[in-house]
RNA sequence: UCAAUACGAGGGGAUGGGGUUCCCCGCAACCGCCCGACGACCGUUCGGUCUCAAGGCUGAUGACUCCUACCGCUGA
Repeated sequence: UCAAUACGAGGGGAUGGGGUUCCCCGCAACCGCCCGACGACCGUUCGGUCUCAAGGCUGAUGACUCCUACCGCUGA
């Protein structure tokens, strides 16, 4: 000086940020739940399954903790 390997750095874990830790990802990891058709599929023919819309619900964590925001109660 060059090459290879390993490691590190990076990103993600349904609503913000910090610390610790666990798991996952390499254009992927990740993107909650309930209800639900006049649609689709199945079938023993009036039932089952899937799903869009509308409507409804919980949570700022993957887990622990702190801060911020929100909500509830009490006191000043």
The prediction has a mean pLDDT of 77. A computed fold for a 76-nucleotide RNA from an Alphaproteobacteria bacterium, annotated as Fluoride riboswitch aptamer (crcB RNA motif). The source organism's lineage runs through Bacteria, Pseudomonadati, Pseudomonadota and Alphaproteobacteria.